Context: one part of a larger RNA
RNA sequence: GACUACGGUGAUUUUGUGAAAAUGGUUUUUUCCGACCCGUCUUGAAACACGGACCAAGGAGUCUAUCACAUAUGCGAGUGUGCGAGUGGAGAAACUCAUACGCGGAAUGAAAGUAAAAGGUGCGAAGGGCAACCUGCAGCAUCGACCGACCUAGUACGAAAGGUUUGAGUAUGAGCAUAUUUGAUAGGACCCGAAAGAUGGUGAACUAUGCCUGAGUAGGGUGAAGUCAGGGGAAACCCUGAUGGAGGCUCGUAGCGUUGUUGACGUGCAAAUCACUCGUCAAACUUGGGUAUAGGGGCGAAAGACUAAUCGAACCAUCUAGUAGCUGGUUCCCUCCGAAGUUUCCCUCAGGAUAGCAGGAACAAAAUCGCAGUUUUAUCAGGUAAAGCGAAUGAUUAGAGGCAUCUGGUACUUAGUUUCUAGACCUAUUCUCAAACUUUAAAUUGGUAAGAACUUUUCGUUUCUUAAAUGAACCUAAAGAAAGAAUGCGUGUUCCUAGUGGGCCAUUUUUGGUAAGCAGAACUGGCGAUGAGGGAUGAACCUAACGCUUAGUUAAGGUGCCCAACUAUACGCUCAUCAGAUACCACAAAAGGUGUUGAUUCAUCUAAACAGCAGGGCGGUGGACAUAAAAGUCGUUACCCGCUAAGGAGUGUGUCAUGACUCACCUGCCGAAUGAAUUAGCCCUGAAAAUGGAUGGCGCUCAAGCGUAUGACCGAUACUAAGCCAUCAUUGCAAAAGGCAGCAGUGAUGAGUAGGAGGGCGUGGAUGUUGUUAGAAGCCUUUGGCGUGAGCCUGGGUGGAACGACAUCUAGUGCAGAUCUUGGU
Numbered sequence: 001g002a003c004u005a006c007g008g009u010g011a012u013u014u015u016g017u018g019a020a021a022a023u024g025g026u027u028u029u030u031u032c033c034g035a036c037c038c039g040u041c042u043u044g045a046a047a048c049a050c051g052g053a054c055c056a057a058g059g060a061g062u063c064u065a066u067c068a069c070a071u072a073u074g075c076g077a078g079u080g081u082g083c084g085a086g087u088g089g090a091g092a093a094a095c096u097c098a099u100a101c102g103c104g105g106a107a108u109g110a111a112a113g114u115a116a117a118a119g120g121u122g123c124g125a126a127g128g129g130c131a132a133c134c135u136g137c138a139g140c141a142u143c144g145a146c147c148g149a150c151c152u153a154g155u156a157c158g159a160a161a162g163g164u165u166u167g168a169g170u171a172u173g174a175g176c177a178u179a180u181u182u183g184a185u186a187g188g189a190c191c192c193g194a195a196a197g198a199u200g201g202u203g204a205a206c207u208a209u210g211c212c213u214g215a216g217u218a219g220g221g222u223g224a225a226g227u228c229a230g231g232g233g234a235a236a237c238c239c240u241g242a243u244g245g246a247g248g249c250u251c252g253u254a255g256c257g258u259u260g261u262u263g264a265c266g267u268g269c270a271a272a273u274c275a276c277u278c279g280u281c282a283a284a285c286u287u288g289g290g291u292a293u294a295g296g297g298g299c300g301a302a303a304g305a306c307u308a309a310u311c312g313a314a315c316c317a318u319c320u321a322g323u324a325g326c327u328g329g330u331u332c333c334c335u336c337c338g339a340a341g342u343u344u345c346c347c348u349c350a351g352g353a354u355a356g357c358a359g360g361a362a363c364a365a366a367a368u369c370g371c372a373g374u375u376u377u378a379u380c381a382g383g384u385a386a387a388g389c390g391a392a393u394g395a396u397u398a399g400a401g402g403c404a405u406c407u408g409g410u411a412c413u414u415a416g417u418u419u420c421u422a423g424a425c426c427u428a429u430u431c432u433c434a435a436a437c438u439u440u441a442a443a444u445u446g447g448u449a450a451g452a453a454c455u456u457u458u459c460g461u462u463u464c465u466u467a468a469a470u471g472a473a474c475c476u477a478a479a480g481a482a483a484g485a486a487u488g489c490g491u492g493u494u495c496c497u498a499g500u501g502g503g504c505c506a507u508u509u510u511u512g513g514u515a516a517g518c519a520g521a522a523c524u525g526g527c528g529a530u531g532a533g534g535g536a537u538g539a540a541c542c543u544a545a546c547g548c549u550u551a552g553u554u555a556a557g558g559u560g561c562c563c564a565a566c567u568a569u570a571c572g573c574u575c576a577u578c579a580g581a582u583a584c585c586a587c588a589a590a591a592g593g594u595g596u597u598g599a600u601u602c603a604u605c606u607a608a609a610c611a612g613c614a615g616g617g618c619g620g621u622g623g624a625c626a627u628a629a630a631a632g633u634c635g636u637u638a639c640c641c642g643c644u645a646a647g648g649a650g651u652g653u654g655u656c657a658u659g660a661c662u663c664a665c666c667u668g669c670c671g672a673a674u675g676a677a678u679u680a681g682c683c684c685u686g687a688a689a690a691u692g693g694a695u696g697g698c699g700c701u702c703a704a705g706c707g708u709a710u711g712a713c714c715g716a717u718a719c720u721a722a723g724c725c726a727u728c729a730u731u732g733c734a735a736a737a738g739g740c741a742g743c744a745g746u747g748a749u750g751a752g753u754a755g756g757a758g759g760g761c762g763u764g765g766a767u768g769u770u771g772u773u774a775g776a777a778g779c780c781u782u783u784g785g786c787g788u789g790a791g792c793c794u795g796g797g798u799g800g801a802a803c804g805a806c807a808u809c810u811a812g813u814g815c816a817g818a819u820c821u822u823g824g825u
Stems, first nucleotide, its partner, number of pairs: 037052004053825006063187006070180006078103005084097004107114002119143005126135003145170002147167003150163003190329002193326001197319006208293009219251003222247001226243007255280003260276002263274002295311001297307002332760006342355001344353003356500002358497007369490004374486002376450006386440001387438002393434003398429001400427003405424005411418001412416001454480004460474003464471001503527004508522005532543003547724007557714003560698003566711001568710006580700001591685003595682010612669005618642003623637003648663001652661002725750009761814001763811010778798004784793003
């Protein structure tokens, strides 16, 4: 030191028995808060859009072939398969030999035919070197060479030569086979579903029509022809009365039919009936049996009627699981990413292809390199907005001046081109305009550049270029590091492929339209695909995007009560017999108001205004004209003078005309502001509709309304902090090699329809290993537990014989919907 036996300690684990509970589980009742029904097509569904009573079972992307990309494995200029022979064995195994076939190893050309090896430059992993630098894989870019075809010119019909022509070529191979995923195509092709089309049959027992052979059809009415008798008549013939019994005649039964009640019934008596009413009823009548006509055919007194409850082309079987760009449905979970409704083409507009958007898988790189919905600098492009019209084009208002020219008129000394006038026109001005006008001319916008693949110098080459070794292009050598704007970020490349290709809304710009929750465009952002807080309600508005759970703070918006938070503070306004009350937004105008509150302008006023009360309000003159009359006051014209403090040749009432009253104007009393116009706040008028009704409701009046300001508070899945989960990235550890999916940290992120990818759960079967009568599955259970979840484990009861776990393979593998199928309620 190892091993064996025994003893001690007793962490931890397992287990028996007993006890207590809540913080655990489940159920019932009640209060408060939130909360519209799923699936589906859709821009948009709680929809007055469709499917859906409930339960069980069944029920939809499969298999084969070929192709494409990727991955894995085997062998490799080969590879795989088949027949045969031999050896051999438990075996149709394995091994050896020989040969055939597929793909590959050579292309090109219509074909006859002909027929390919080594290169340069730049970047480049890596290696070497102290360094400068050198060698440079794969690959990418580029130049040249070679092979085939074609063309050119040439010559000896050849060869050699040349080409900015062409090939799915060559240039020291990379393939073949198997398996799997995804995608494409053909097949029933994810499932169910037509209207049609074709082939072959079966039907005329219903019904249509023809033919053959049978049967059936009260009682009346009317009274054709013919006949008889009488009469008349010359006769032809006529009249009267009978008789007679005709008729697709009539009333009407059976029969056949079916007009009206739009009656009954209408899960009926009945998949066409019942009642009454009605049509016809001796015939183109009704009817039995037989027979004939058959499906693009029949038959039809014709209605597209009928042809077995089927007819604008019967029924049955088959082609056939017919096809459908159309409708409906399409079955377990979690994680990561995540659209499009646009371009071009299509007998294209309910659909496809194409590009775009998206996912997945790889590869190459880590830095003075690359990129950008950004800025700066430089330089180009532009003709919109604006502006302009005493600038062009076009439109357009007004006068002024002029008389070279023209036109219409006027006047006169008339035949002057004299005067006046209206224009055209000319000159300088003036007013107003333009998507298809413009001198000028933005903002925003777009392109390019901001270096080593560069700059400078230099030796050369050239069939190009130049008068020219002049230029141009390429190239040799040398030198140059302030890496030549800022900021931010980390990328770049390849392959395969899904869905989409109905869109809608908002601010701004914009076209059509009277306008529209109308139609069509542009930029950006949203909804679609998206929840949360707010706008009472709500696809799109405002705030803000979401793992699970706590605490705190805010946003929008709010703070009388509903309802979390000040019946806060300060100052104004507003009274509504229809008050008002918060963007999008759920309407109101012109025009008015001596409602009230401000503002502006102009007037009056202590030399006493405005208003009120009182006094005066005169004379020439009864102004003139006109009138029947007109004295201040029907009308026309003029509108003076005197005296006054003031008094109009008169503001109204009034008279036939006067008179009278009144006003303007003046004065007294009084004692401080007054009048007019305009404008703007709130309020009012303008303001009428159908169930009763909506600032969201109640309600509110120095507001709980409107305006301004200030603070406090409430308030999201936003922000901050913490814990946990997942994903992505990353660090450390794993000791001889290889490998390691593990362990321990750090940081960021977390929405999602169509769609893609990854990882899991569950079911049937096969093989291998392993387990359960000490009790399998199944069923019941408020037994307990684990997992984000699909689900799983466990206790108890029942039950009595089959059933699991792990690994690999495999599939008729998961239901809520399909007017789904079958059964049950």

Model confidence (mean pLDDT): 81 of 100. Large-subunit ribosomal RNA, domain II from a marine metagenome, 825 nucleotides, folded computationally. It matches the Rfam family "Eukaryotic large subunit ribosomal RNA". The family is grouped with related families in Rfam's "LSU clan". Its family is annotated with ribosome and structural constituent of ribosome in the Gene Ontology. On this family, see Yusupov et al., Science 2001: "Crystal structure of the ribosome at 5.5 A resolution". The RNAcentral record of the full RNA draws on SILVA.